[in-house]
Context: one part of a larger RNA
Molecule: small-subunit ribosomal RNA, 3' major domain
Organism: uncultured prokaryote
RNA sequence: UGACGGGGGCCCGCACAAGCGGUGGAGCAUGUGGUUUAAUUCGACGCAACGCGAAGAACCUUACCUGGGUUUAAACUGUGGCGGACAGCCUGGGAAACCAGGUCUUCCUUCGGGACUGCCUCAGAGGUGCUGCAUGGCUGUCGUCAGCUCGUGUCGUGAGAUGUUGGGUUAAGUCCCGUAACGAGCGCAACCCUUACCCUUAGUUGCCAGCGGAUCAUGCCGGGGACUCUAGGGGAACUGCCGGUGACAAACCGGAGGAAGGUGGGGAUGACGUCAAGUCCUCAUGGCCCUUAUGUCCAGGGCUACACACGUGCUACAAUGGCCGGUACAGAGGGUCGCGAAGCCGCGAGGUGGAGCUAAUCUCAAAAAGCCGGUCUCAGUUCGGAUUGGAGUCUGCAACUCGACUCCAUGAAGUUGGAAUCGCUAGUAAUCGCGGAUCAGCAUGCCGCGGUGAAUACGUUCCCGGGCCUUGUACA
Numbered sequence: 001u002g003a004c005g006g007g008g009g010c011c012c013g014c015a016c017a018a019g020c021g022g023u024g025g026a027g028c029a030u031g032u033g034g035u036u037u038a039a040u041u042c043g044a045c046g047c048a049a050c051g052c053g054a055a056g057a058a059c060c061u062u063a064c065c066u067g068g069g070u071u072u073a074a075a076c077u078g079u080g081g082c083g084g085a086c087a088g089c090c091u092g093g094g095a096a097a098c099c100a101g102g103u104c105u106u107c108c109u110u111c112g113g114g115a116c117u118g119c120c121u122c123a124g125a126g127g128u129g130c131u132g133c134a135u136g137g138c139u140g141u142c143g144u145c146a147g148c149u150c151g152u153g154u155c156g157u158g159a160g161a162u163g164u165u166g167g168g169u170u171a172a173g174u175c176c177c178g179u180a181a182c183g184a185g186c187g188c189a190a191c192c193c194u195u196a197c198c199c200u201u202a203g204u205u206g207c208c209a210g211c212g213g214a215u216c217a218u219g220c221c222g223g224g225g226a227c228u229c230u231a232g233g234g235g236a237a238c239u240g241c242c243g244g245u246g247a248c249a250a251a252c253c254g255g256a257g258g259a260a261g262g263u264g265g266g267g268a269u270g271a272c273g274u275c276a277a278g279u280c281c282u283c284a285u286g287g288c289c290c291u292u293a294u295g296u297c298c299a300g301g302g303c304u305a306c307a308c309a310c311g312u313g314c315u316a317c318a319a320u321g322g323c324c325g326g327u328a329c330a331g332a333g334g335g336u337c338g339c340g341a342a343g344c345c346g347c348g349a350g351g352u353g354g355a356g357c358u359a360a361u362c363u364c365a366a367a368a369a370g371c372c373g374g375u376c377u378c379a380g381u382u383c384g385g386a387u388u389g390g391a392g393u394c395u396g397c398a399a400c401u402c403g404a405c406u407c408c409a410u411g412a413a414g415u416u417g418g419a420a421u422c423g424c425u426a427g428u429a430a431u432c433g434c435g436g437a438u439c440a441g442c443a444u445g446c447c448g449c450g451g452u453g454a455a456u457a458c459g460u461u462c463c464c465g466g467g468c469c470u471u472g473u474a475c476a
Base pairs, nucleotide, nucleotide: 001476002475003473004472005471007470008469009468010467011466012465013464015460016459019424020423021422022421023420026315027314028313029312030311031310032309033308034306035305042053043052064301065300066299068298069297071295077123078122080120081119082118083117084116088103089102090101091100092099093098106115107114108113126290127289129288130287131286135284136283137279138278139277140275142273147186148185149184150183151182152181153162154161155160166177167176168175192267193266194265195264197235198234199233200232201231202230203229207224208223211222212221213220238261241255242254243253244252245251317417321376322375323374324373325372326371327370333364334363335362338357339356343352344351345350383414388409389408390407391406392405393404394403430452431451432450433449434448435447436446
């Protein structure tokens, strides 16, 4: 000087408390451990691994396995030599890769050749093989915590200290005052995006107040720019104003006006560093290793196994509910290898159909909870839907291993969950549906969007994490 303390002081955070809803019990989904296996590819392991890499394993992917097969200049770049189009199609063999045979014969040209390709040859390719404790890059974490430092000066023999401590204050090393310090840098804040209000410009594909027309009806038509909206530009909030407290300061408390009030709400933004944290399987890369194989091509299988254990979720256990009928209101997105309307067929998944749309125009598209009416009457039930049998639909060469969905039948556990434990302070929790990425098909996951919409916070004694000052130390 740090680090640590079941030392002290001050302060903060859904840290506790006050509340609301969960997890832990059940079934299923998913990840992991374990076990099994020819293989169940690999990585990730307290917080900060475990719906994580994977924004989507039937084949492919794919890295794994095969007492299966192919290939050895090769799937990929290029040199030299000798040839030829290659591809496609057909026949035979084969699981395919591929092998053998047949057919077919090109394009550009400065006429040298080139494109493409077979054989030989060489420089070399190739490796998701090892080392993240050799590395770059990227990332997590403490933590959006308020800290981390430097120059000059001063003090100290020196390590170092001072500044950065102190009194107030703040979300903040934020600002003020004091002060052997005076300044400065990286952080904080602001500048950026979005949301909340207003003005202005513009008026189509959006809108329809007033005027006219048409219709069973509808901005449907003429028209209009008022309104909504869209997207450009601007304004507005600064403790600016008033009162009080305070050291006449910084600031705090209350009020006015205002759409908004004290960082308005949300996002992006992550200091010096810590964990030899994670990643050699994104990529790049040193070293080591393989080179008729640890490379490469293909088929089939596996990653989907199942006495079990754990994590994360979904659905429930019902009446604030289930079922049936009627009826209302979003936002944000996607769409031409696509979204696909109306109509018709089917109980349904879906089929048929093909209008319109490169989309403020057409379409996915039905929002759901809600509201109105009916029914059930507390039951393992008209709750719950697992499991299983049968019949189908769709995608796709192909749904056996191993897809999703539909219909009929079946109708399991489950009656609110021990110890323990998690999230959340407002348009939040809870609850309800909608969209997107990936994607042929496949979400209860992920990323977004809106609808309905709470309770509680006395307070900081205690638990956890953190910041500043101080003290002790046999620790570095």